Model confidence (mean pLDDT): 76 of 100. This is a predicted structure of a 100-nucleotide RNA (Purine riboswitch aptamer) from Longirhabdus pacifica. It matches the Rfam family "Purine riboswitch aptamer". Rfam describes the family as follows. Riboswitches are metabolite binding domains within certain messenger RNAs that serve as precision sensors for their corresponding targets. Allosteric rearrangement of mRNA structure is mediated by ligand binding, and this results in modulation of gene expression. A class of riboswitches that selectively recognises guanine and becomes saturated at concentrations as low as 5 nM. In Bacillus subtilis, this mRNA motif is located on at least five separate transcriptional units that together encode 17 genes that are mostly involved in purine transport and purine nucleotide biosynthesis. It has also been shown that some members of this family are specific for adenine instead.
RNA sequence: AUAAUACAAAUAAAGUAAUUUCGUAUAUUCUUAAGAAUAGGCUUAAGAGUCUCUACGAGGUCACCGCAAUGACCUUACUACGAAAUGAAUCGAUGUCAUC
Numbered sequence: 001a002u003a004a005u006a007c008a009a010a011u012a013a014a015g016u017a018a019u020u021u022c023g024u025a026u027a028u029u030c031u032u033a034a035g036a037a038u039a040g041g042c043u044u045a046a047g048a049g050u051c052u053c054u055a056c057g058a059g060g061u062c063a064c065c066g067c068a069a070u071g072a073c074c075u076u077a078c079u080a081c082g083a084a085a086u087g088a089a090u091c092g093a094u095g096u097c098a099u100c
Base pairs, nucleotide, nucleotide: 001011002010018086019085020084021083022082023081024080025079026055029048030047031046032045033044034043035042040065041064049056057076058075059074060073061072062071063070
């Protein structure tokens, strides 16, 4: 939603929402500009990257640098689409209980 109403039963919503796992995309990556810190190693903005919307961060370890510039590695996601497994719900109010 179907039935004027009430009660009862059922169908539909639906293999949908949702949850978990996996696959694809992207490497939570790269480039540039401006500014900041050095007890620190960041902030802001723009762009590239995906037959792709969104995101482009956080924490740590080791190294390196010394007023200006960071590097390597480790751990952890979100989002889009697809697959598999599981798989609901009529709406509102009040009360009680449980969980977060």